[in-house]
Context: one part of a larger RNA
RNA sequence: CGUUAGAAAUUUGAGCGGAGCUGAUCCUAGUACGAGAGGACCGGGUCGGACCGACCGCUGGUGUACCGGUUGUCCCGCCAGGGGCAUUGCCGGGUAGCUAUGUCGGGAAGAGAUAAGCGCUGAAAGCAUAUAAGCGCGAAACUCGCCGCGAGAUGAGAUUUCUUUAAAGGGUCGUGGGAGACUACCACGUUGAUAGGCCAUAGGUGCAAGUACUGUAAGGUACGCAGCCGAGUGGUACUAAUAGCCCGUACAACUUGCGC
Numbered sequence: 001c002g003u004u005a006g007a008a009a010u011u012u013g014a015g016c017g018g019a020g021c022u023g024a025u026c027c028u029a030g031u032a033c034g035a036g037a038g039g040a041c042c043g044g045g046u047c048g049g050a051c052c053g054a055c056c057g058c059u060g061g062u063g064u065a066c067c068g069g070u071u072g073u074c075c076c077g078c079c080a081g082g083g084g085c086a087u088u089g090c091c092g093g094g095u096a097g098c099u100a101u102g103u104c105g106g107g108a109a110g111a112g113a114u115a116a117g118c119g120c121u122g123a124a125a126g127c128a129u130a131u132a133a134g135c136g137c138g139a140a141a142c143u144c145g146c147c148g149c150g151a152g153a154u155g156a157g158a159u160u161u162c163u164u165u166a167a168a169g170g171g172u173c174g175u176g177g178g179a180g181a182c183u184a185c186c187a188c189g190u191u192g193a194u195a196g197g198c199c200a201u202a203g204g205u206g207c208a209a210g211u212a213c214u215g216u217a218a219g220g221u222a223c224g225c226a227g228c229c230g231a232g233u234g235g236u237a238c239u240a241a242u243a244g245c246c247c248g249u250a251c252a253a254c255u256u257g258c259g260c
Stems, first nucleotide, its partner, number of pairs: 001152001005163007015149004021049007033038001051106005059100004066093005071086006110144003117137004169247004173189005194240003197236005203229003210223005
């Protein structure tokens, strides 16, 4: 820009893409078959490999804005307690998120029409013949079925609802996000839990400072599973989402007026 008024939401599915793999073992059954050796079809169960998708409850990884330990040095006047720097100084752990080696799921079943092939009925040709008329079975291939996209499918579809105009609706702006390079998308904007703060809590670390007691001291014990705590969860208007501005209005219908 189009889809012939403008919007919001829900869809149909022309068409396109993805997927499509396979092993072992057990039962049937040591059965059918076979002199024996050996050893099934058909059907059913279990466990895997590779590949693909999703997810983070579990097992782990990461986690330089979380907690703790510790060395050297400088600083906060000193002690105590802290801060800076040294690869995050080094070390031990670790929330959210992101993750695989972790977990779950997938290939199918089924249907249609067929290939090679196997048949039924059956003449031409009194027989025979699966074929000439007619009918049936038959494969990971084909068409569906499963998953994703999909009306610019210009063949531009459908349904519902809204709007008779400072309209409906959308944008700008702001608070943010499991969304993201920007944009877009999604949530929210006081008729409000969108983010921050605060409260509670999950979870992490591992028992703070201070005081008392104890020991010559390093240290230990008690108050106290303490103190601190990023992203999690629930709540709470304390803070910020204010107010506004912009876009959007028909060759239809209706009303009035005017002109012909």

This is a predicted structure of a 260-nucleotide part of an RNA (large-subunit ribosomal RNA, domain VI) from an uncultured Bacteroidota bacterium.
The sequence was found in a public genome assembly.